[in-house]
RNA sequence: GGUCUUGUAGUUCAAUGGAUAGAAUGGAAGUUUCCUAAACUUUAGAUUCGGGUUCGAUUCCCGGCAAGACUA
Numbered sequence: 001g002g003u004c005u006u007g008u009a010g011u012u013c014a015a016u017g018g019a020u021a022g023a024a025u026g027g028a029a030g031u032u033u034c035c036u037a038a039a040c041u042u043u044a045g046a047u048u049c050g051g052g053u054u055c056g057a058u059u060c061c062c063g064g065c066a067a068g069a070c071u072a
Stems, first nucleotide, its partner, number of pairs: 001071007010025004018055001027043005048064005
C1' cells in the first nucleotide's frame, strides 16, 4: 500500500428501522452496623465524526478518523 472486521456509560456487553438507548460491574448519597464489609434503596453517567436514505437511524448507504486481522 491492498482487502476485511470493529467503534454504545469508567469497564465488559445488549438493543428486529419505532415508546425516555438498557444490564452487570464500578462511582456518589442514604438505610442498616460500635466500625468496616455484605445486603437494600436512590442517583449521575454513553451511541467515534461528517453527510445521505427514511415519517422515523445505535441499526441501512457513502466518506473521514481510530483500533485490529490477513496479505504484499

Model confidence (mean pLDDT): 81 of 100.
Predicted 3D model of a 72-nucleotide RNA (transfer RNA) from a Bacteroidia bacterium.
Its Rfam family is "tRNA". It is annotated as a transfer RNA.
It was read from a public genome assembly.